RNAcentral holds the sequence, with entries from ENA. The RNA shown here (transfer RNA) has 77 nucleotides and comes from a Chloroflexota bacterium. The organism belongs to Chloroflexota, within Bacteria. Its Rfam family is "tRNA". It is annotated as a transfer RNA. Rfam links the family to the GO term triplet codon-amino acid adaptor activity.
[in-house]
RNA sequence: GGGCGAUUAGCUCAGCUGGUUAGAGCACCGAACUCAUAAUUCGUAGGUCCCUGGUUCGAGUCCAGGAUCGCCCACCA
Numbered sequence: 001g002g003g004c005g006a007u008u009a010g011c012u013c014a015g016c017u018g019g020u021u022a023g024a025g026c027a028c029c030g031a032a033c034u035c036a037u038a039a040u041u042c043g044u045a046g047g048u049c050c051c052u053g054g055u056u057c058g059a060g061u062c063c064a065g066g067a068u069c070g071c072c073c074a075c076c077a
Base pairs, nucleotide, nucleotide: 001073002072003071004070005069006068007067010026011025012024013023019057029043030042031041032040050066051065052064053063054062
């Protein structure tokens, strides 16, 4: 330098052919239970969907550019 893939909650990840208000598990917090703690059960909260633009009535999803990470190839020393 070229190609491919990934980026969504604190963590690990779904998200279908673009269409209601963006979800699950774990963790955190609160409650129940317990003498108390753990375990268990229930509940709440938590999001600039990596960034900037574009297309569209409508974008997590499509397009362009950029960023970071990973893999492969090439080149140079």